A computed fold for a 73-nucleotide RNA from a Candidatus Micrarchaeia archaeon, annotated as transfer RNA. The RNAcentral record of the sequence draws on ENA. Rfam family: tRNA. Rfam classes the family as a transfer RNA. Taxonomically the source falls in Candidatus Micrarchaeia (Archaea, Nanobdellati, Microcaldota).
[in-house]
RNA sequence: GGGGUUGUUGCGUAAUCUGGCAGCGCGGCGGGCUCCAGACCCGCAAGUCUGGGUUCAAAUCCCAGCAACCCCA
Numbered sequence: 001g002g003g004g005u006u007g008u009u010g011c012g013u014a015a016u017c018u019g020g021c022a023g024c025g026c027g028g029c030g031g032g033c034u035c036c037a038g039a040c041c042c043g044c045a046a047g048u049c050u051g052g053g054u055u056c057a058a059a060u061c062c063c064a065g066c067a068a069c070c071c072c073a
Stems, first nucleotide, its partner, number of pairs: 001072007010026004020056001028044005049065005
């Protein structure tokens, strides 16, 4: 220098192909239960790497960039 894969709540991951309410597990917070704690039950907060485009509507499609990993030189 060229090519490929990946990027989603604090962590792990689904939804992407085929555009239509962003979900699940763990964790955090509040409440219930308990003498207290754990377990269990109920509830709450928190997310689509960045910018632009297409569309009534974008995590998903298009363009550019950034980061991580891999391959070639």